This is a predicted structure of a 197-nucleotide RNA (Lysine riboswitch aptamer) from a mouse gut metagenome. The RNAcentral record of the sequence draws on MGnify. Rfam family: Lysine riboswitch aptamer. For this family Rfam cites "The L box regulon: Lysine sensing by leader RNAs of bacterial lysine biosynthesis genes" (Grundy et al., Proc Natl Acad Sci U S A, 2003). The coordinates come from a structure-prediction model, not an experiment, and the mean pLDDT is 77.
[in-house]
């Protein structure tokens, strides 16, 4: 430096379908009501008393993003944020917010879960962030050939059910005994780790 690899409810994506979304959102009748509506500003345009915004009632009546399963695809910084440039969409410019994409950045995350708080969402789903638990890979220090721990069973003891008993079920206690399985403790962080050249 290259090249191949590993962590598992492992990452990401597409198709199919299924459920939610929703009886929501639009359209339409009606009725109350009486000047404003298009995300926010300014300026315009359009629509409005021949009834705006809104709201009740009633008719019709979605879609998308997410999500479950299946089958595939590429993969292990898989991917996720963050920033930063650009491009679309929101009636038009401008100027902001927002939603989406692509690009570019070793700025943060090993990974997978749980629970709290924002944030997105129809949402107690899922996503993302962010504090904390567990469980895991990986490496380095200390530690052991087993101690100790943690589960399972098996004999023992109590209670009760059946039964006359023998023995069989069921429940409850506690430690000890045997037998098997398992199995240490701290820390770092993917610009890592392992093999090979």
């Nucleotide at each position: 430096u290259g090249u191949a690899g590993a962590g598992g409810c492992g990452c990401a994506u597409g198709u199919a379908u299924c459920a939610a979304a929703a009886g929501u959102a639009g359209c339409g009748g009606u009725c109350a009501g009486g000047a404003u509506g298009a995300g926010u500003a300014a300026g315009g345009u359009c629509a409005g008393u021949g009834g705006a915004u809104u709201g009740g009632c009633u008719g019709u009546g979605a879609a998308a993003g997410g999500g479950g399963u299946u089958c595939g695809u590429g993969c292990c910084g898989a991917a996720g944020a963050g920033a930063a440039a650009c491009a679309u969409u929101u009636c038009c410019u401008u100027a902001u917010g927002a939603a989406u994409g692509u690009u570019u950045u070793g700025u943060c995350u090993g990974g997978a879960u749980g629970u709290g708080c924002a944030g997105u969402u129809a949402a107690g789903a899922g996503c993302u962030g962010u504090a904390u638990g567990u469980c895991u890979g990986u490496c380095a220090c200390c530690g052991a050939u087993a101690a100790g721990u943690u589960g399972u069973g098996a004999g023992g003891g109590c209670u009760u059910u059946u039964a006359a008993g023998a023995a069989a079920g069921a429940g409850c206690a506690a430690u000890a005994u045997c037998a098997u399985a398992a199995u240490g403790g701290u820390g770092g962080a993917g610009u890592g780790c392992u093999a090979c050249a």